Overview:
Small-subunit ribosomal RNA, 3' major domain from an uncultured Chlorobiaceae bacterium, 472 nucleotides, folded computationally.
Context: one part of a larger RNA
This record gives sequence, C1' cells and structure tokens, in this order.
RNA sequence: UGACGGGGGCCCGCACAAGCGGUGGAUCAUGUGGUUUAAUUCGAUGCAACGCGAAGAACCUUACCUGGGCUUGAUAUUGCGACUAAACUCAUUGAAAGAUGAGGUGCUUCGGCGAGUCGUAACAGGUGCUGCAUGGCUGUCGUCAGCUCGUGUCGUGAGAUGUUGGGUUAAGUCCCGCAACGAGCGCAACCCCUACAAUUAGUUACUAACAGGUUAAGCUGAGGACUCUAGUUGAACUGCCUACGCAAGUAGUGAGGAAGGAGGGGAUGACGUCAAGUCCUCAUGGCCCUUACGCCCAGGGCCACACACGUGAUACAAUGGUAGCUACAGAGGGCAAAGCCGCGAGGCAGAGUUAAUCCCUUAAAAGCUAUCUCAGUCCGGAUCGGAGUCUGCAACUCGACUCCGUGAAGUUGGAAUCGCUAGUAAUCGCAGAUCAGCAUGCUGCGGUGAAUGUGUUCCCGGGCCUUGUACA
Repeated sequence: UGACGGGGGCCCGCACAAGCGGUGGAUCAUGUGGUUUAAUUCGAUGCAACGCGAAGAACCUUACCUGGGCUUGAUAUUGCGACUAAACUCAUUGAAAGAUGAGGUGCUUCGGCGAGUCGUAACAGGUGCUGCAUGGCUGUCGUCAGCUCGUGUCGUGAGAUGUUGGGUUAAGUCCCGCAACGAGCGCAACCCCUACAAUUAGUUACUAACAGGUUAAGCUGAGGACUCUAGUUGAACUGCCUACGCAAGUAGUGAGGAAGGAGGGGAUGACGUCAAGUCCUCAUGGCCCUUACGCCCAGGGCCACACACGUGAUACAAUGGUAGCUACAGAGGGCAAAGCCGCGAGGCAGAGUUAAUCCCUUAAAAGCUAUCUCAGUCCGGAUCGGAGUCUGCAACUCGACUCCGUGAAGUUGGAAUCGCUAGUAAUCGCAGAUCAGCAUGCUGCGGUGAAUGUGUUCCCGGGCCUUGUACA
C1' cells in the first nucleotide's frame, strides 16, 4: 500500500421488512446429470452452466455410429511429362455414392489456345488437441462511483498528499475548508423512443361544415378544421413563492403547467477482477493425422429411460366451465380476399397487393343472456384406440394439426426458495425471427390493471472513512 475480520462509524440496493403472485406436490414440454447404447457428436457447470451455443436434429443440418466407396482428393494455386476435348447421352451393376462399358463433339494463322484425364512433385483438407500459447468477441462484480496522471509539497524509502475533512447528491454531483494547483478515463449532458404545444405538408390517413348517395359505410364531390402521419421548433431551469441554510442544496396537499425537481424508458459499461467462457462463428502459434483423425453416400443416432435436478406450460375450478349475442388494440410481416365445399384440420377459387391503399386480421380477456350448483363434477385434460388433413423424394424409428371415442394424476402443494415499487406485478390475447413443415421457447406489441412500503435492528451484495493483523 492492499486484502481480510462472527472490529467500529456513515450510506445505498426488491437486500430485508410490508404486500401481491409464484416455484418446491400433479401431468406434460424442454434442458442437464446419471444410466444405457454400435452411437446416444461437442461445448457450457455456484452466483455469472442447466427453454444455454441451437432464430427451429425426419433426409440435409451432423460434427457421432454401422456399412458401402474415393485418394492431388468436394475446393485453391503451381511446375514437369504423356494423352485426349471436357460437357453431354445411353447401358450394366448398386441402397446410393461409386465402378465398368458404349456413343459423342471445341477454336486455330496448324505454332498453338483453352479445357479435361492419367502419372509425378509441391500441396489441399481436419468441427483433431491445447481458451493454461493467443487475437477478436462475451459474461461477471456493476450503470457500482470509482480509477489515475502532470507539476508542486512531505517522507531515507516503499509511498503519501491531491481523492481526506464539514455539508450535499442518484453520482469523486456540487459547495465550503485545506500544501496543494490543475488535468484525463468514468458520472452527467450531447443520441433515440415516449408524454404537451406550435408550425410546414396533406396521400394511401382524417371528416367539422356544404352537396350527393346507401340496407349500411368517408362511399363520392369536396375540405385542410380535427385525429393521425413525419420534418422543424418550442417547452422544465429549483426559473417563481414560503421555510431552513454561509453556500451547494433540502422540504411544501405551494402556484403556474401536458409534464417538477434525473418526467418515464432505451442505447451507452472507467481502471481492473475471475489463467471466467469461446481453438465447434471467425482468425491464429505450437503439436498431431495424410489410401486417413481427410472426402462422398445409404441407414441409424443426437428423440434411449429405473432415476435426480433446473426452467416452463396446463390445471386442481363458481372472481369458474359451457353455449349464444356483442365491443374495443398496438406492433409487425408479405401475402392472399369475397364466394363455394367440408363437423373440422383443410380444399377449390383467385379479386386485390411491391403495400398508411390489398391481405395476414374475427384480437382475447371484458360486457349481456342462458345453463351448470360444489361433485373428481358439464372441473381437469394426460394417456390410448380409430378415422383424417397438411408440408415434404420421404412423417416407421421421429412432424404439426383436425374429428369421434377414451377420460389418468390433480381438491392449492413439506423443508426451503424466486420475481416484482406503477401503467409495475398479476392476467389476456396479437405479431415476428428461425422456418418446406414443426414453439408451452425467444424477441417484441398492445388490452384490463392492483396491493404494500416512506422504515434500516437483522440476512445478502456494494461504496467511503477508520481500527487490528503472525496474511501478500
């Protein structure tokens, strides 16, 4: 100087407390461990692995296994020699890959060009090893408020000071003081979205007034008011008032205001820590394989199942189930409407659409009416039988969905444990990426919409000062 302490002081955080909803019990989905297997490819392993890499394993993917094949190779560059066009077509064999055989044809100044095959030599290739040789990228402490430097001063020196102290802040934020004076990386601001207004512009969006028109409808003429769209600008600064204070600032059921003290959210992650993660994104040193640890193909596996754990979905019901009627989004995509057929998944059809125009697209919960009356039920839907639809060469291993039947566990879950402070939790649906097909996952979007706390004794993590230490 640090680190550590079941030392001290101050402070913060859904850290606790106060609340709301879960997990842990059930069934299923998914990941992991284990076991099994010819193979169940590999990696990730406290927080910070376990719906993670994987934004989508039937083939492909695919790296694994079994079997069949190839050896300058699926691909690149180059040298030498020989031969011939290569492509393409056909036949045999085969699961395919491949192998074998037959046919077949360039340009030319006749030197050759370009391409191919064979041989040979360099080489290719490797998701083989080492993340403890590395780059790059990422996680974590942590969006925590810290980490440093120049000059000066102090100290023999390591170092100290500044950065400590008194206040204050979300903040090393600012003020005051001070052997310090300044500065840098962080904080904040600058950027984006959102909440209000003005202005400009009105099509595909809108419809107040006028006119037409319809079963109805901005449907039409028209309008530029409104909503909205998307450019510019304004607006919030403790600016004003009161109280406290030297100041910074703090408090107020204060005023005004759409918004008030950082308005809400995002992007943004200092010096460093964990020899943290990744050689299987990519790049790369070294090592290793080279008729195989490379390459091609078929089938299988990654989907196994006594069991254990994580993350989720659905429930156990009446704040509910079922049936009918009926209303209201946002965001996104490029696809498909009306009509007809089918109980349905879906099929036929193809208007419109390169999109504020058309389509996906009926949002659902909510509301109204009826019924069920507390039961393993009109709850719950697993499992299984049958019949189908769709995608796709192909749904046996191993897809999703529909219909009929079947109707399991489950009556609110031990010890323990997780999330959340407001348009949040809870609950409801919608869309998208990946994608031929496949979503209870992920990423977004809106609808309905709470309770509790205004405290810091304790648990956990963190910051500053100080103290002890046989630790570095």

Record summary
The sequence was found in a public genome assembly.